[in-house]
This is a predicted structure of a 93-nucleotide RNA (c-di-GMP-I riboswitch aptamer) from Desulfoplanes sp. Its mean pLDDT, the model's own confidence on a scale to 100, is 81. The source organism's lineage runs through Bacteria, Thermodesulfobacteriota, Desulfovibrionia, Desulfoplanaceae and Desulfoplanes. The model forms 100% of the base pairs in the Rfam consensus.

RNA sequence: AUUCAGCAAAAGCAAACCACUUGAAAAAAUGGGACGCAAAGCUACCGCCUACGUUCAAUCGUGCAGUUCGAAUAGGGCAGUGGGGCCACCGGG
Numbered sequence: 001a002u003u004c005a006g007c008a009a010a011a012g013c014a015a016a017c018c019a020c021u022u023g024a025a026a027a028a029a030u031g032g033g034a035c036g037c038a039a040a041g042c043u044a045c046c047g048c049c050u051a052c053g054u055u056c057a058a059u060c061g062u063g064c065a066g067u068u069c070g071a072a073u074a075g076g077g078c079a080g081u082g083g084g085g086c087c088a089c090c091g092g093g
Base pairs, nucleotide, nucleotide: 002093003092004091006089012037013036017032018031019030021028022027035080041086042085043084045083046082047078048077049076053073054072055071056070058068060066
């Protein structure tokens, strides 16, 4: 340098669920907790989730404002669904 692997040794992370906080939601932080993980380290490029706001359409309204309902949309999220990219510990060959 490359490859295999987690057997040995030493570590690491922490699903569901619970409490509490934040958020419009999706979801996240912290503590408890361990189902699992050899990249369950990092990264939103693909993908997926949500729709506060915005736009459009309908509705009620004389009209304006506004109400209700629907569609589209990330500036919000997910790296522990999966793919891609980057980096890396111990050991064996």